[in-house]
This is a predicted structure of a 92-nucleotide RNA (TPP riboswitch aptamer (THI element)) from Solemya elarraichensis. The sequence is in RNAcentral, with records from Rfam and Ribocentre. Model confidence (mean pLDDT): 76 of 100. The organism belongs to Solemya, within Eukaryota. It matches the Rfam family "TPP riboswitch aptamer (THI element)". Rfam's curators write: Vitamin B(1) in its active form thiamin pyrophosphate (TPP) is an essential coenzyme that is synthesised by coupling of pyrimidine and thiazole moieties in bacteria. For this family Rfam cites "Structure of the eukaryotic thiamine pyrophosphate riboswitch with its regulatory ligand" (Thore et al., Science, 2006). Its family is annotated with thiamine pyrophosphate binding in the Gene Ontology. RNAcentral records the identical sequence in 2 taxa.
């Protein structure tokens, strides 16, 4: 110097939908998050867009759920610990 793992700090980037009801407001339904100072994601991108007012399947009902999709786009820097190779000094 290279390499591999986690984890932390700061910034940044993300969605938040159908349904019911007594509808200010609550309920249950999928999920990691349904507007929650939480969730997830951060070029080693399976966050999250677009195509989509898409197309099969299911469902009370909806990206619920496959396909699409090895597409296309998408937001970083810092530190640590261990192993291992090289390389260069030293009399060691």
């Nucleotide at each position: 110097u290279c390499u591999g793992c986690g984890a932390g700090c700061u910034a940044g980037g993300g969605g938040u939908g159908a349904c019911c009801a007594u509808u200010u407001u609550g309920g249950g339904c999928u999920g990691a998050g349904a507007u929650a100072c939480a969730c997830c994601c951060u070029u080693u991108g399976c966050a999250c867009c677009u195509g989509a007012u898409c197309c099969g399947g299911u469902u009370a009902a909806u990206g619920c759920u496959g396909g699409c999709g090895g597409a296309g786009g998408a937001a970083a820097g810092c530190u640590g610990c261990g192993g291992g190779a090289g390389c260069c000094g030293u009399a060691a």